The part of an RNA shown here (small-subunit ribosomal RNA, 3' major domain) has 476 nucleotides and comes from an uncultured Chlamydiae bacterium. Its mean pLDDT, the model's own confidence on a scale to 100, is 82.
Context: one part of a larger RNA
RNA sequence: UGACGGGGGCCCGCACAAGCAGUGGAGCAUGUGGUUUAAUUCGAUGCAACGCGAAGAACCUUACCCAGGCUCGAAAUGUAAUGGACAUCACCAGAGAUGGUGAGUUCCGCAAGGACUGGUUAUAUAGGUGCUGCAUGGCUGUCGUCAGCUCGUGCCGUGAGGUGUUUGGUUAAGUCCAGCAACGAGCGCAACCCUUAUCAUUAGUUGCCAACACGCGAGGUGGGGACUCUAAUGAGACUGCCUAGGUUAACUAGGAGGAAGGUGAGGAUGACGUCAAGUCCGCAUGGCCUUUAUGUCUGGGGCUACACACGUGCUACAAUGGUCGGUACAGAAGGUAGCAAAGUCGUAAGAUGGAGCAAAUCCGUAAAGCCGAUCUCAGUUCAGAUUGUCGUCUGCAACUCGACGACAUGAAGUUGGAAUUGCUAGUAAUGACGUGUCAGCAACAACGUCGUGAAUACGUUCCCGGGCCUUGUACA
Numbered sequence: 001u002g003a004c005g006g007g008g009g010c011c012c013g014c015a016c017a018a019g020c021a022g023u024g025g026a027g028c029a030u031g032u033g034g035u036u037u038a039a040u041u042c043g044a045u046g047c048a049a050c051g052c053g054a055a056g057a058a059c060c061u062u063a064c065c066c067a068g069g070c071u072c073g074a075a076a077u078g079u080a081a082u083g084g085a086c087a088u089c090a091c092c093a094g095a096g097a098u099g100g101u102g103a104g105u106u107c108c109g110c111a112a113g114g115a116c117u118g119g120u121u122a123u124a125u126a127g128g129u130g131c132u133g134c135a136u137g138g139c140u141g142u143c144g145u146c147a148g149c150u151c152g153u154g155c156c157g158u159g160a161g162g163u164g165u166u167u168g169g170u171u172a173a174g175u176c177c178a179g180c181a182a183c184g185a186g187c188g189c190a191a192c193c194c195u196u197a198u199c200a201u202u203a204g205u206u207g208c209c210a211a212c213a214c215g216c217g218a219g220g221u222g223g224g225g226a227c228u229c230u231a232a233u234g235a236g237a238c239u240g241c242c243u244a245g246g247u248u249a250a251c252u253a254g255g256a257g258g259a260a261g262g263u264g265a266g267g268a269u270g271a272c273g274u275c276a277a278g279u280c281c282g283c284a285u286g287g288c289c290u291u292u293a294u295g296u297c298u299g300g301g302g303c304u305a306c307a308c309a310c311g312u313g314c315u316a317c318a319a320u321g322g323u324c325g326g327u328a329c330a331g332a333a334g335g336u337a338g339c340a341a342a343g344u345c346g347u348a349a350g351a352u353g354g355a356g357c358a359a360a361u362c363c364g365u366a367a368a369g370c371c372g373a374u375c376u377c378a379g380u381u382c383a384g385a386u387u388g389u390c391g392u393c394u395g396c397a398a399c400u401c402g403a404c405g406a407c408a409u410g411a412a413g414u415u416g417g418a419a420u421u422g423c424u425a426g427u428a429a430u431g432a433c434g435u436g437u438c439a440g441c442a443a444c445a446a447c448g449u450c451g452u453g454a455a456u457a458c459g460u461u462c463c464c465g466g467g468c469c470u471u472g473u474a475c476a
Stems, first nucleotide, its partner, number of pairs: 001476002003473003007470007015460002019423005026315008034306002042053002064301007077124006088103006106115003127290002130288003136284002138279003141275001143273001148187006154163003167178003193267004198235007208224002212222003238261001241255005317416001321375007334363002338357002343352003382413001387408007429452007
């Protein structure tokens, strides 16, 4: 000087408390451990691994296993030699990779020869998801969006170092004020950026419809730019104004006006560093290893196993509900190898059909909700696992191993021990929709969007984590 303390003081955070909803019990989905296996590819392992890499394992992917093949190689560059254009198509053998047979056949040049492409041989080399993340780059997590981390000059100290950065207030903040052997400065904080909340101007189609006219009805038509909206430019909020407190300060409390008030709300943004944290399987890369194999092609299998244990979720256990009928209201996003309407067929998944749309124009029923009926507290008209049969769709192909539909079947489960998680407002909770990945496969995961919409916070004694000052130390 740090680090640590079941030392002290001050302060903060859904840290506790006050509340709401859960997890832990059940079934299923998913990841992991373990076990099994020819293989169950590899990585990630307290917080900060475990719906993680994987934005989607039937084949492919695929790295694993078994079997069958190749060896200048599946792909790249150069050199030499050799024979022929190459492509393409057909047939045969084979599980296929592949092998064989046949058809096919270029340009320049008089010629010699050259060019082009693929084949064969030789060679320099290729290849490796092989090892080392403790050799590395790059990227990332974490403490933590915590308020800290430092420098120049000066001053103090023999020196390591200190001071500044401490003190008194204040703040979300090393934020600002006052003081001070310090005076300044940098990286962080804040602001500048994006979205959202209000208004104005400009613009008016594919969007909108107040007034006027037409129309059975529908902004459907004439028309209109007022309104909504769209999207560009501006305005607006700054403790600016008032009162009180405060050191005449910073600032704090209340008030006015205002769409919005004290950082308005949300996002992006992550200091010096820590964990030899993670990644050599995204990519790059040193070294080592391999080279008829640890490379590469193909068929099949596996990654989907299953006594069990754990994590993360979904669905429930019902009446604030289930079932049936009627009826209302979104936003964001996507669409040409695509989204697909009306109509017809089917109980349905779906089939057929193909209008319209490269989209403010076309495509898609929001659901919880509301109204009515029924069920009447039961393992039930709750719950839907499991299993059987018949089907639909995608795709060479759904046996291992896809999703969905119909009929039948109708398991556990009656609110969950110890323990433990999230959340302070348009939040929690709850209801739905969309997107990416994608041939197909996700209401459960991820990323977005909208509807309905709470309770509680006395407070900081305690638990956890963190910041500043101080004290002790046999620690560095």
The RNAcentral record of the full RNA draws on ENA.